[in-house]
Molecule: transfer RNA
Organism: Phycicoccus sp.
């Protein structure tokens, strides 16, 4: 340099044919306990990597860029 996959809460991941962004863990509060953990109930947390485009509507489609991983190739 070329090709492919991936990028979504703190972490790990979902999201049908484009149609209200969710789940688990973690975190916070409460109940329970002598106390902690566990369990139960409730709660907060998102520029869906960045920019632009298409569309009534984009996490999803198109273009450019950035990053991670894998493969291939060239030069020294």
């Nucleotide at each position: 340099g070329c090709c492919g996959a991936c990028g979504u809460g703190g972490c790990g991941c979902a999201a049908u044919u484009g149609g209200c962004a969710g789940c688990g863990c973690a975190c916070c509060u409460g109940u329970c306990u002598u106390g902690u953990a566990a369990a139960c109930a409730g709660g907060g947390g998102g520029u869906u990597g960045g920019g632009g485009g298409u569309u009534c509507g984009a996490g999803u489609c198109c273009c450019c860029c950035c990053g991670u991983c894998g493969g291939c190739u060239c030069c020294a």